[in-house]
RNA sequence: GAACCGGUAGCUCAGCUGGUAGAGCAACUGGCUUUUAACCAGUUGGUCGUGGGUUCGAGCCCCACCCGGUUCA
Numbered sequence: 001g002a003a004c005c006g007g008u009a010g011c012u013c014a015g016c017u018g019g020u021a022g023a024g025c026a027a028c029u030g031g032c033u034u035u036u037a038a039c040c041a042g043u044u045g046g047u048c049g050u051g052g053g054u055u056c057g058a059g060c061c062c063c064a065c066c067c068g069g070u071u072c073a
Stems, first nucleotide, its partner, number of pairs: 001072007010025004019056001027043005049065005
């Protein structure tokens, strides 16, 4: 320098052919328990890497850039 893969909640990751973004763990509240843990119920939590474009509508399509990984040179 080039190609490919990835970037979504605090963490690990889903998200189908474009139609208001989810799970598990964690955190918090309550129940249970002498207490903790475990268990049960519930709640909170998002600039979907950044900036543009297309579209009635973009996590998803297009362009540029940033970051990480792999391969090639």